Small-subunit ribosomal RNA, 3' major domain from an uncultured bacterium, 477 nucleotides, folded computationally. Rfam family: Bacterial small subunit ribosomal RNA. Its family is annotated with ribosome and structural constituent of ribosome in the Gene Ontology.
[in-house]
Context: one part of a larger RNA
């Protein structure tokens, strides 16, 4: 000077009171752990693993495992030699499959050769998802969007060091103000960038439709307008700028006023100096080390999907603030050419059949869905609830046996609100109700996103947890 303290003071965070809604109790779903296997590849391990790397395990992928196979090699660069159709295409033969055979069939030229492609051949190399994240570069997680880390000159101390950075107030903040041996500066907060919320001013199609006119079974459908709504561009607006009160006259603060909006408005991106030998050598790159007829490579088939059990994250539900029918209304963000794929039609239905428009403010995806209006059911393991299972399909794909996903019709488990214990949220928030994308042939209770209805409490800081400043003890550095 740190770090501890079941010392202290002060302060703050959904930290706890307050509230609401889960989890823990069934089932499925999905991930780990255990056990099991020939393999059930590998990695992440309290917060800060465990729906996690994986934004999509049937073959592939793939790293595993069993079987077959190749060794200059699946890929690169050198050299020599031969070949111009070697390779691809189709054809046939074979194999569990990768091999093979038959047909086609370069370019430049000084005609020496060359350049590109193959296939043979030596060897230098190739190749390792093979250790080691405690050698390591570069990412990236945690404290924590906490408000701290620090530096130069100066003074103080013999020095490791202090000061400044502490004090009085005050803020979300080392935020700003007063005072001081200090005076300044940096990284960090703040602004500065987007994104919503209010108003202009330019534009006016593919968006709109107030007036006018034509039309229609119905439509902005058509002429016509750009007023309104909306699109994108560019400004305007919010500064404690005004008033009152507190306050040191400061800084702040309270409380009103115009105002869409007020005291950081909301919300994001933005992560100081360091910790945890934190994570990762399986993205990459990389030192060392190990394998080299294999710990490389090809291929077929299997496994990653197992299953007495244990956890963790989730979905559905236990129902009347519901279920089921029937006919009606309102979004926002997206995505689209090997794509989205409407009318029509056929099928109970997943889907077929056909193909109109659209590289899209024009066409499609697409139908919102709780929610309202009617009708039923009347407290029951039911018209609740849907596991499981039969039998019949549909779709994608060489290929759904291990192992896909969905219909349709039978089937109809467990479950009547869940112990101990524990989480998440302060508002357009939680709850709740749909919809979209990315991965992607196909597969979504996940994950990223968009909207819709739309709420209870917060009296406070004694207590539990983390954190920040100062200050005392210390056998600890």
């Nucleotide at each position: 000077u740190g770090a501890c303290g079941g010392g202290g003071a002060c302060c703050c965070g959904c930290a706890c009171a307050a509230g609401c809604g889960g989890u823990g109790g069934a089932g499925c779903a999905u991930g780990u752990g255990g056990u099991u296997u020939a393999a059930u590849u590998c990695g992440a391990a309290g917060c800060a693993a465990c729906g996690c790397g994986a934004a999509g395990a049937a073959c592939c992928u793939u790293a595993c495992c069993a079987a077959a196979u190749c060794u200059u090699g699946a890929c690169a660069u050198c050299c020599c030699u031969c070949c111009g159709a070697c390779a691809g295409u189709a054809c046939u033969c074979a194999u569990a499959a990768a091999a093979g055979g038959u047909a086609u069939u370069u370019c430049c030229u000084u005609c020496g050769g060359g350049a590109c492609g193959g296939a043979g051949g030596a060897g230098a190399c190739a190749g390792g998802u093979g250790g080691u994240g405690c050698a390591u570069g570069g990412u990236u997680g945690u404290c924590g969007u906490c408000a701290g880390c620090u530096c130069g000159u100066g003074u103080c101390g013999u020095g490791a060091g202090a000061u400044g950075u502490u004090g009085g107030g005050u803020u979300a903040a080392g935020u700003c103000c007063c005072g001081c041996a200090a005076c300044g500066a940096g990284c960090g907060c703040a602004a500065c960038c987007c994104u919503u919320g209010u108003c202009g001013u330019u534009a006016g199609u593919a968006g709109c439709c107030a007036g006018c006119a034509c039309g229609u079974a119905a439509a902005g459908g058509u002429g016509g307008g750009c007023a309104c709504u909306c699109u994108a561009a560019u400004g305007a607006g919010a500064c404690u700028g005004c008033c009152g009160g507190g306050g040191a006259u400061a800084a702040c603060c309270c409380g009103g006023a115009g105002g869409a909006a007020g005291g950081u408005g909301g919300g994001g991106a933005u992560g100081a100096c360091g910790u945890c030998a934190a994570a990762u050598c399986a993205u990459c790159a990389u030192g060392c080390c190990c394998c080299u007829u294999a710990u490389g490579a090809u291929u077929u088939g299997g496994g990653c999907u197992a299953c007495a059990c244990a956890c963790g994250u989730g979905c559905u539900g236990c129902a009347a603030u519901g279920g089921c029918g029937u006919a009606a209304a309102c979004a926002a963000a997206g995505a689209g050419a090997g794509g989205c794929g409407a009318a029509g039609u056929c099928g109970u239905g997943a889907g077929g059949c056909a193909g109109a428009g659209c590289a899209a403010a024009u066409c499609u995806c697409a139908a919102a869905a709780a929610u309202a209006a009617c009708g039923u059911c009347u407290c029951a393991g039911u018209u609740c609830g849907g596991a499981u299972u039969g039998u019949a399909g549909u779709c994608u794909g060489c290929a759904a046996c291990u192992c896909g996903a969905c219909u349709a019709c039978a089937u109809g488990a467990a479950g009547c609100u869940g112990g101990a214990a524990u989480c998440g949220c302060u508002a357009g928030u939680a709850a709740u109700c749909g919809c979209g994308a990315a991965u992607c042939a196909g597969c979504a209770u996940g994950u990223c996103g968009c909207g819709g209805u739309g709420a209870a409490u917060a009296c406070g800081u004694u207590c539990c947890c983390g954190g920040g400043u100062c200050u005392u003890g210390u056998a600890c550095a």